[in-house]
RNA sequence: GGCGUCCGUCGGUGACGUCCCCCGGUGAACUGGGUCAGGGCCGAGAGGCAGCAGCCCUAAGCCGUUCUCGGACGGGUGCCGAGCCGGGCGUCCGU
Repeated sequence: GGCGUCCGUCGGUGACGUCCCCCGGUGAACUGGGUCAGGGCCGAGAGGCAGCAGCCCUAAGCCGUUCUCGGACGGGUGCCGAGCCGGGCGUCCGU
């Protein structure tokens, strides 16, 4: 230096994985919404106003279920291929 093969590298692809969507739960003293007991204020009165607690609905967030569908990542892994850029092994040739 040649050939073969393996690994790294690059690409494609499959399943797995993680996250999101979906589903359920939880979830706002005050700086979300609704309803507002009590009490407060206005009014001669009828009534009205604001509105704490409570209750209800939810936001962000958190927990869980399913991995069935959809989306993202390309994490490792399998397979296929690309080259010959770098290395390992074997072999041949030359010095």